[in-house]
This is a predicted structure of a 78-nucleotide RNA (c-di-GMP-I riboswitch aptamer) from a Desulfobacteraceae bacterium. Lineage of the source: Bacteria > Thermodesulfobacteriota > Desulfobacteria > Desulfobacterales > Desulfobacteraceae.
RNA sequence: GAUAGAUAAAGCCAAACUCAUCGCGAGGUGAGGACGGAAAGCCUACGGAUCUCCCAGUGAGAUGGCCGGGUCGCCUAA
Numbered sequence: 001g002a003u004a005g006a007u008a009a010a011g012c013c014a015a016a017c018u019c020a021u022c023g024c025g026a027g028g029u030g031a032g033g034a035c036g037g038a039a040a041g042c043c044u045a046c047g048g049a050u051c052u053c054c055c056a057g058u059g060a061g062a063u064g065g066c067c068g069g070g071u072c073g074c075c076u077a078a
Base pairs, nucleotide, nucleotide: 004076005075012037013036017032018031019030020029021028022027035065041071042070043069046068047067048066049063050062051061052060053059054057
């Protein structure tokens, strides 16, 4: 350095649900909360999938914790 990811260590993130708030909506944000996660960090202006809206279109949006992919990164037994 690459690969890998443990009954390791230090940490990190935060599902469902509740409250508040934004949005027509899918859903987002903050707080609580932990189902889980080796990238559950980031990217939809890379491909697919699902969902929402309407003017029903080769339209606009949502989900990166749906999958593939790209990209940066902590630790280190083997």